[in-house]
Small-subunit ribosomal RNA, central domain from a metagenome, 349 nucleotides, folded computationally. Model confidence (mean pLDDT): 90 of 100. It matches the Rfam family "Bacterial small subunit ribosomal RNA". Its family is annotated with structural constituent of ribosome and ribosome in the Gene Ontology.
Context: one part of a larger RNA
RNA sequence: CUGGGCGUAAAGCGCGCGUAGGCGGCUUGACAAGUCGAGUGUGAAAUCCCCGGGCUUAACCUGGGACCUGCAUUCGAAACUGUCUUGCUAGAGUAUGGGAGAGGGAAGUGGAAUUUCAGGUGUAGCGGUGAAAUGCGUAGAUAUCUGAAGGAGCAUCAGUGGCGAAAGCGACUUCCUGGACCAAUACUGACGCUCAGGUGCGAAAGCGUGGGGAGCAAACAGGAUUAGAUACCCUGGUAGUCCACGCCAUAAACGAUGACAACUAGAUGUUGGGAGGGUUAGCCUCUCGGUGUCGUAGCUAACGCGUUAAGUUGUCCGCCUGGGGAGUACGGCCGCAGGGUUGAAACUC
Numbered sequence: 001c002u003g004g005g006c007g008u009a010a011a012g013c014g015c016g017c018g019u020a021g022g023c024g025g026c027u028u029g030a031c032a033a034g035u036c037g038a039g040u041g042u043g044a045a046a047u048c049c050c051c052g053g054g055c056u057u058a059a060c061c062u063g064g065g066a067c068c069u070g071c072a073u074u075c076g077a078a079a080c081u082g083u084c085u086u087g088c089u090a091g092a093g094u095a096u097g098g099g100a101g102a103g104g105g106a107a108g109u110g111g112a113a114u115u116u117c118a119g120g121u122g123u124a125g126c127g128g129u130g131a132a133a134u135g136c137g138u139a140g141a142u143a144u145c146u147g148a149a150g151g152a153g154c155a156u157c158a159g160u161g162g163c164g165a166a167a168g169c170g171a172c173u174u175c176c177u178g179g180a181c182c183a184a185u186a187c188u189g190a191c192g193c194u195c196a197g198g199u200g201c202g203a204a205a206g207c208g209u210g211g212g213g214a215g216c217a218a219a220c221a222g223g224a225u226u227a228g229a230u231a232c233c234c235u236g237g238u239a240g241u242c243c244a245c246g247c248c249a250u251a252a253a254c255g256a257u258g259a260c261a262a263c264u265a266g267a268u269g270u271u272g273g274g275a276g277g278g279u280u281a282g283c284c285u286c287u288c289g290g291u292g293u294c295g296u297a298g299c300u301a302a303c304g305c306g307u308u309a310a311g312u313u314g315u316c317c318g319c320c321u322g323g324g325g326a327g328u329a330c331g332g333c334c335g336c337a338g339g340g341u342u343g344a345a346a347c348u349c
Stems, first nucleotide, its partner, number of pairs: 004320003007303002012317001014201004021194003025088002029084003033081002035077008049065006091191001092188004096183003103177007110154001115149007125136002162169002206247006215241002220236004258316006266294012298305002322349003331342004
């Protein structure tokens, strides 16, 4: 080097875009770099191997052959790879016409509820719990009615429903904007796939500056519980949660399952289109794209997976190699910081 693996045993980067690189559809001709054949030269001897010879054998010595799998060069072959070239349309893309969607950004608007404030009614409790107490209340609470303010989230619809690369996205309206899907034609003509570095996005918490602050609520305080109770329960309550801008870059970032392509029984639900039929609200058949359940072959240690593969293959990338030490130390890079990333060893079982 080859050989084994990565759903749950160690192992798929959180997710995109993309450079180098690797890999790449059908076809014409050319070249002959890779590839293949033949020749020539060289590939020291010894050693190894084969057939002989010599010491009484053997070890040992020795003759010949083979080998030296290579390199150089000449001639030749042209299927495959490569390079150049000629076309093609099945991959990929563009145009046209459609309908679906919590996809993204910005601005505006709405009603229910909580809280607070003001006013009215009204009187002794309210609240809370397993039971209580802290707490609130005769300075008039709770309850109830009217009005106002302010912030945050959008009940029902709502669905293994939809959209998005992932993180994620849910009131309504308008504007700007990305992607996917379907149908039928036309066009471009391999323009493709993957992707080390690189670059962008990236929940929550956290950080910086400035706002905002209704509810909730780390920390904190008090009341309970308890042997204790730095908790679970209760009453309060500050950061934070919200907004703008800038950082952070991590999660059980999960389908614990990388991306792309091809092939390999079916059945059944649902969602977005299209075509056909029909007894025309409803239904049936076919088809393309999603999303579920069950299941054949096959796979799997088993569980299970099973056209949305963990089946059968191909290309490219990432990763794994006993447990602990340790995702630690040291160093580098990044960060305002917390820290992140890269990432050992001694020792030990």